[in-house]
Source information: This is a predicted structure of a 100-nucleotide RNA (Glycine riboswitch aptamer) from Anoxynatronum buryatiense. The organism belongs to Anoxynatronum, within Bacteria. The coordinates come from a structure-prediction model, not an experiment, and the mean pLDDT is 80. The sequence is in RNAcentral, with records from Rfam.

RNA sequence: AUGACGUAUGCGGGAGAGAGUCCGUUCAGGGCCGCCGAAGGUAAAAGCUAACUUCAUAAAAGAGUUAGUGAAUUUCUCAGGCAAAAGGACCGUAUAUCGA
Repeated sequence: AUGACGUAUGCGGGAGAGAGUCCGUUCAGGGCCGCCGAAGGUAAAAGCUAACUUCAUAAAAGAGUUAGUGAAUUUCUCAGGCAAAAGGACCGUAUAUCGA
């Protein structure tokens, strides 16, 4: 099941922060300083769950260790970004798919 949840694509919405400065053949590229968090990535407590150990044992509760979860629009700023454009987590919608 008149199709949940999810996935992909199209369309619409979608924040922040120097069009910084210096070198340079003014192109490519590089140095320096200031900032932003919403691609991706890092870190993260209580609590909860599981396994093991321990005390005692008829059994549990308790204590400890490890792992998982908590967990993201938090955190760090590695990556990325700081006019416009592009990108953009996330939200809405359409189509396709998945099939509880």